[in-house]
This is a predicted structure of an 87-nucleotide RNA (c-di-GMP-I riboswitch aptamer) from Halobacillus sp. A5.
């Protein structure tokens, strides 16, 4: 440096549920907690999904619909830095 079907070793993340914050919400933090991970490290750049406060649009109206400048990297590519170990 490239490839790999992660088998030992070392060590790393932590789903789902509790609780607390927090935020319209989806979701996020922290602190328990392991079903899982060889990029479950970082990036919304393409698809995708989720939410819809605000904005518009329909109604007399209680409402209904569309939409992200909101979210997910543990949906799939891409991008980019990286452990062991074999070969």
């Nucleotide at each position: 440096c490239u490839u790999g079907u992660a088998a030992a070793a070392a060590g790393g993340c932590a789903a789902a549920c509790u609780u607390a914050u927090u935020g319209a919400a989806a979701g996020a933090u922290a602190a328990g907690g392991a079903c899982g991970c060889a990029a479950a490290g970082c990036u919304a750049c393409g698809g995708g999904u989720c939410u819809a406060a605000g904005a518009c649009c329909u109604g007399c109206a209680u409402a209904g619909g569309u939409u992200a400048g909101g979210a997910c990297a543990g949906c799939c590519g891409g991008g980019u830095c990286g452990u062991c170990u074999a070969a």

The coordinates come from a structure-prediction model, not an experiment, and the mean pLDDT is 84.